[in-house]
RNA sequence: AAACACUUCAUGAAGGGUUUGAUCCUGGCUCAGAACGAACGUUAGCGGUGUGGAUUAGGCAUGCAAGUCGUGCGUGAAAGCCUUCGGGUGAGUAAAGCGGCGCAAGGGUGAGUAACACGUGACCAACCUACCCCUCUGACCGGAAUAACCACUGGAAACGGUGGCUAAGACCGGAUGGUCCCGUCGGAAGGCAUCUUCCGUCGGGUAAACGGCCGCUUUAGCGGCUGUAGAGGGAGGGGGUUGCGGCCUAUCAGCUUGUUGGUGAGGUAACGGCUUACCAAGGCGAUGACGGGUAGCCGGUCUGAGAGGACGAUCGGCCACACUGGGACUGAGACACUGCCCAGACUCCUACGGGAGGCUGCAGUCGAGAAUCUUCCGCAAUGGGCGAAAGCCUGACGGAGCGACAUCGCGUGCAGGAUGAAGGCUCUAGGGUUGUAAACUGCUGUCACAUACUAGGAACGCUGCAUGGCGAAAUACCAUGUGGUUGACUAACGUGAAAGGAAGCACCGGCUAACUCCGUGCCAGCAGCCGCGGUAAUACGGAGGGUGCAAACGUUGUUCGGAAUCAUUGGGCAUAAAGCGCACGUAGGCUGUGCGACAAGUCAGAUGUGAAAGCCCUCGGCUUAACCGAGGAAGUGCAUCUGAAACUGUCGUGCUAGAGAACGGUUGGGGUGAGUGGAACUCCUGGUGGAGCGGUGAAAUGCGUAGAUAUCAGGAGGAACACCGGUGGCGAAAGCGGCUCACUGGACCGUUACUGACGCUGAGGUGCGAAAGCUAGGGGAGCGAACGGGAUUAGAUACCCCGGUAGUCCUAGCCGUAAACGAUGGGUACUAGGCAAGGGGAAUGCCUAUGGUCUUCCUUGCCGGAGCAAAUGUGUUAAGUACCCCGCCUGGGGAGUACGCUCGCAAGGGUAAAACUCAAAGGAAUUGACGGGGGAUCACACAAGCGGUGGAGCAUGUGGUUUAAUUCGAAGCAACGCGAAGAACCUUACCUGGCCUUGACAUGCACGGAUUAGCUCUGUGAAAGCAGAGUGACAGCCCUUCGGGGUUGGAACGUGCACAGGUGUUGCAUGGCUGUCGUCAGCUCGUGUCGUGAGAUGUUGGGUUAAGUCCCGUAACGAGCGAAACCCUUAUUGCUAGUUGCCAGCGGGUUAUGCCGGGGACUCUAGCGAGACUGCCGUUGUUAAAACGGAGGAAGGUGGGGACGACGUCAAGUCAUCAUGGCCCUUAUGGCCAGGGCGACACACGUGCUACAAUGGUCUGUACAAAGGGUUCCCAAGCCGUGAGGCGGAGGUAAUCCCACCAAAGCAGACCCCAGUUCGGAUUGCAGGCUGAAAUUCGCCUGCAUGAAGUUGGAAUCGCUAGUAAUCGCGUAUCAGCCAUGACGCGGUGAAUAUGUUCCUGAUCCUUGUACACACCGCCCGUCAAGCCACGAAAGCGGGGGGCGCUCGAAGUCGCUUUGUCCAACCUUCGGGGGGACGGCGCCGAAAGCGAAAUCCGUGAUUGGGACUAAGUCGUAACAAGGUAGCCGUAGGGGAACCUGCGGCUGGAUCACCUCCUUU
Repeated sequence: AAACACUUCAUGAAGGGUUUGAUCCUGGCUCAGAACGAACGUUAGCGGUGUGGAUUAGGCAUGCAAGUCGUGCGUGAAAGCCUUCGGGUGAGUAAAGCGGCGCAAGGGUGAGUAACACGUGACCAACCUACCCCUCUGACCGGAAUAACCACUGGAAACGGUGGCUAAGACCGGAUGGUCCCGUCGGAAGGCAUCUUCCGUCGGGUAAACGGCCGCUUUAGCGGCUGUAGAGGGAGGGGGUUGCGGCCUAUCAGCUUGUUGGUGAGGUAACGGCUUACCAAGGCGAUGACGGGUAGCCGGUCUGAGAGGACGAUCGGCCACACUGGGACUGAGACACUGCCCAGACUCCUACGGGAGGCUGCAGUCGAGAAUCUUCCGCAAUGGGCGAAAGCCUGACGGAGCGACAUCGCGUGCAGGAUGAAGGCUCUAGGGUUGUAAACUGCUGUCACAUACUAGGAACGCUGCAUGGCGAAAUACCAUGUGGUUGACUAACGUGAAAGGAAGCACCGGCUAACUCCGUGCCAGCAGCCGCGGUAAUACGGAGGGUGCAAACGUUGUUCGGAAUCAUUGGGCAUAAAGCGCACGUAGGCUGUGCGACAAGUCAGAUGUGAAAGCCCUCGGCUUAACCGAGGAAGUGCAUCUGAAACUGUCGUGCUAGAGAACGGUUGGGGUGAGUGGAACUCCUGGUGGAGCGGUGAAAUGCGUAGAUAUCAGGAGGAACACCGGUGGCGAAAGCGGCUCACUGGACCGUUACUGACGCUGAGGUGCGAAAGCUAGGGGAGCGAACGGGAUUAGAUACCCCGGUAGUCCUAGCCGUAAACGAUGGGUACUAGGCAAGGGGAAUGCCUAUGGUCUUCCUUGCCGGAGCAAAUGUGUUAAGUACCCCGCCUGGGGAGUACGCUCGCAAGGGUAAAACUCAAAGGAAUUGACGGGGGAUCACACAAGCGGUGGAGCAUGUGGUUUAAUUCGAAGCAACGCGAAGAACCUUACCUGGCCUUGACAUGCACGGAUUAGCUCUGUGAAAGCAGAGUGACAGCCCUUCGGGGUUGGAACGUGCACAGGUGUUGCAUGGCUGUCGUCAGCUCGUGUCGUGAGAUGUUGGGUUAAGUCCCGUAACGAGCGAAACCCUUAUUGCUAGUUGCCAGCGGGUUAUGCCGGGGACUCUAGCGAGACUGCCGUUGUUAAAACGGAGGAAGGUGGGGACGACGUCAAGUCAUCAUGGCCCUUAUGGCCAGGGCGACACACGUGCUACAAUGGUCUGUACAAAGGGUUCCCAAGCCGUGAGGCGGAGGUAAUCCCACCAAAGCAGACCCCAGUUCGGAUUGCAGGCUGAAAUUCGCCUGCAUGAAGUUGGAAUCGCUAGUAAUCGCGUAUCAGCCAUGACGCGGUGAAUAUGUUCCUGAUCCUUGUACACACCGCCCGUCAAGCCACGAAAGCGGGGGGCGCUCGAAGUCGCUUUGUCCAACCUUCGGGGGGACGGCGCCGAAAGCGAAAUCCGUGAUUGGGACUAAGUCGUAACAAGGUAGCCGUAGGGGAACCUGCGGCUGGAUCACCUCCUUU
């Protein structure tokens, strides 16, 4: 100085994706972070420091891991060398043995253990302690053996046996002795109970190694070192006791007999049921005993903001274990990892008799496994054992090796370098990007490599020398100093050369940083979640590019986090998961107020402890860092002491506000029992009566002439109690309703002078508990599961109908569940109001006085403020604000199921999982859509009418079928006389056949030859085409004999290359265009406001309109696209104009005609205007908008018609009008040609035409249009033909001429006379005409002949509201002609009906429900069938762990052994004794065996349900009133969803009524 605390300062807490059309919430899943003893994949330069068998506590070859001491003792070689051959030396060495110490440490592992095993704090007055240190006192006299060794001997071996000799610090006897031990007596002090300590006295008991070594003097001693005995103390170590702390499970609830305690004895170092005998009957347990599962514990590690959660590798402390189980011995210490004994399993040796072994020490090996290293070096350091020491031993340890296993550090170069090279990728073809990247130039030298040199880890010890001490003295010994000696392994530094040797991995749809191309085509594949992939994939695979990290990067696994998703910090329970059906009450928890005391909790301070390491701070050492060292802080804990006294607690004493009590009143379907009443119903009897009744949507079954129903009288029976009756009353809930009586519980109000906290809640427990159901006995009118019948229906195990049994009722007993609901536990207190109802009380100036008004307590409701809430809502009866107690929840499904237990007669109830599976399930609200929901409104939607279609024939289109082809498209409305306003060829896209290949067509480039171009012609051929011949241009320039030649060029030709071409594909890649809802009145925006939000408001409401048209109101105010208007046309009129149109008047002319002169009046033409606006009047209406009526007017309420089509819907239609992306074909899917087909024909449908006739047909006569078209055209007159038509040629480029003589229906007249006809015209034959190269397939027309079906059309269905329908004809486009009866226009004649909105269809608005949002053509349930997965049951079968009982009983301790055998020390009277060893017996006792049960796991024919799986079967249960409202409990029934009965709920739509509320 810092860490810590504190005011400063600092540290420190993030979310995202995914349920929906969208929103908010609830809620799960998932991701981003960090970590690891890891593993796997790809890749890999170096070093430091760490770290490395987590699985089979599975088995182990081999080597090593514990020895040492000759200064304790007795013995004592050999090889070799030398030799005089005797021997010497080696050598008193090696070696074994006796003896001492060590081997209980160090090292390994985590199987067991839920325990005083561990952690922490205490205690031992109940204990031990070798080696080490200190202090005191000692070591006297003796004795007997035994290994080694020798001899003999057994055995394969391991290993022994007998006899004999010998030593000691080995063993033994005696002595001495104390502050030691035991006992007696007396005294003192202390403590925490037993007791402890001290003093004194007496008695008894217990030791030893005059060893070993060195030195000095010198023979008698001295000194030193070491060892030895006793006692006391210390240090360190150990043993025991105990408070507290730390896993899961109650689907383990009762456990225990040495068990709990006592006494005696034994045992231990020591307390103790530790053991034993006896006595007593205790002890433990919901604060979880006992049982089961799992697990070594801690310091700490990881994570986290923290609190916590998970873990317990490496390092450290403790414990436990050592092949498995048992046991003791030795020892200070063990019940002993590398000791012993026994049993067992396994392995090995064996001569078959018997033996040996224990890597969870270091290496190593096999096995199993996703997976974990060298059979290394060294005792140099540190530490340990032995030794006096040298030293020896040490797989502890120090090092090295292997592994990217982790972490830290370094490098793979640095600077310059733009024609932004090449190459790659891409491209809009310009470019962009890779990219200063490279090349190239200059520079540097870390690491690796090579070479050279060297520090430090080393100081002890030993030794040489020196000095001091001890001592009489010393060269001995001790101490100090100085020199020498000791390294397994290894750093840094120097030099050299060279950019040289050193970059990968994952990712790039969102989360999440990073994008393009190609390939693929729901395939291959990806995926953490959401999800990608079905021909344009930033999601698969590759490439280019990019992003991230980097010697690593990803993946997998695990832990914490995020997750406030178990919530102490820090959640919830009306509807999302969640309040027990209700009460009483035990334990427990919580508990009013005053005073006093104590100090357990609490708070403060102090002391002790909280090991070290780690974390944190400061400083320091390795070049840095990691790493390491030093000091500190922290360690939130425990214990003790001192203090405080507010709060909690305890004790004492008071109080009255809680609670209770007394007295006086009140209300009530509160409960139980008994009695009783009337109405209705059914049955029975009798009367009347006479054909039906009953029932339904309609019917039938059923009842009835044997007399029903109806009606009257009488009787019987059972059940339920109309009106009153009410969001009124009572009860804890379930529930309770005629009247009377008896018994009885509670509540409320008022008063009080009583008790004095007696209270609240309530785990377990106990009681009550609808309906259904069960048992037994009654009863049985009505109703009515099951059942029977009738209907309905595709079916109808239902809904409807007729019957009907259990049951419903009573008594006694079970059951114990409901949507048992306010889906809202109980209690207390507080926090705005308003209105009403029920039960009491008080006041009352005033009033209508059994009332009103006002007020107070309790109860029951409604509205509503703040607040709360996701919202809906709730709101003094809280879902607000707080406190106390209980219950319950933690994603959906599986499942309230299985198993187990428990209750029940049964049905079944209570308790209550898992595997597996999904990424959601859910709540509230929003916008739509939908409803066999409601309200309002509109439309030729219906109704009222008129005419059709559907029947016939034909035309035409379509389907189907056929075909070589019958090209293609259009498909409910909104395809089908549609594309097609013209299929004989062409068209034409199809088929067959024949041909062409830069192409029938476009552009560019290159080359070519030259006249190939063009024109004419020939051959072949069906044509196209192919082959060939002749002639032969144009422009400029030059030359020319004017014949022409040369050269260049445009165009053209040929060859080649790019490319053309495609009616090939995708209308679900598109543009454009179009249809439809729908000419319906809607669709939106800005700003503001409301709502957390999606959204709402505006746009709703009251009126009105054809209209979101307009008015009024209004948190809205405005605006836009639509509607309307503007445009065209038509209806009236004015002005202007007057030819080709017109002709009134005037004139002329004709048989006649505006024919002519003229005229502009009229008609008409076509340009400009006017006119109509609810403008005026009246009524109604809100003083409005507007409606109705009227006037005027040609026209009246948008006058008629048209053009015009909002936001959007239908992936509507069209790639074949056109355009166009992608894909496909390229001697063909392109192009040309001939022929054929698109025209087929059993059949079906649509749209039409013509008819079926008399309102008609035929014939004759006769009247009146409009709008169009015309030069490859319209075609007049005239002539020919019956006619189609032909000849002909005037006029016409058009208000002139023509189509076009005549419009038809109409009108007038005549005939036909109801029939398959004088209707109808199909079909067919013959003869013709026209167009066109061409008329057969396959045209139209004419004439003659023929003369089919059809007599008004089933179910069903279409159009039309006025100049409309109906009917009649005329024109045009396309077009050579025409299959046109079609389409588009034009005019002529010209109706009927509409009371109205109940119904059908469609549409608009508001509202409501919704489980729909691909939006009802929606969603969705269950059986059955198939596949697959996990689980349950199951005759059994197999196995595991743990107890219990019995049998047997090894080793071994202990006990007994007077009567077995043997024996050195001592005693002895020599006989023996004492004592000991062995043996024997007994208790206990491991393993083993037997038995009965319980428990767990595996497996099991078969069986049960469950989950899942694009397109299986049957139905349609639910969501809308889901077509029978749904759901809950219960019971019965049924292929299935389900149906039915009984009771309950609203989490039911709709309508009506009542009550209440709000506003006026």